[in-house]
Molecule: transfer RNA
Organism: uncultured archaeon
RNA sequence: GCCGCGGUGGCACAACCUGGUAAUGCGCUGGUCUUGAAAACCAGUUUCCGCAAGGAAGUCCCGGUUCAAAUCCGGGCCGCGGCG
Numbered sequence: 001g002c003c004g005c006g007g008u009g010g011c012a013c014a015a016c017c018u019g020g021u022a023a024u025g026c027g028c029u030g031g032u033c034u035u036g037a038a039a040a041c042c043a044g045u046u047u048c049c050g051c052a053a054g055g056a057a058g059u060c061c062c063g064g065u066u067c068a069a070a071u072c073c074g075g076g077c078c079g080c081g082g083c084g
Stems, first nucleotide, its partner, number of pairs: 001083007010026003020067001027045006046057004060076005
């Protein structure tokens, strides 16, 4: 230098092909239970603003297409592998 794969909440990973509510598990927080704890069960768990109701932003970055982009297209950055 060329090719392929990957980058998504604190962590691990789906959703991408076939555009339309970012799922699930772990962890964490609160609760039930218990003398207490563990286990189990219930609820919550991206960020910011707000007393609240609610609002805004968010899938590595910048653009493009589209009514609508994590997903499609272009260009970059980073990681892994292969070729040279």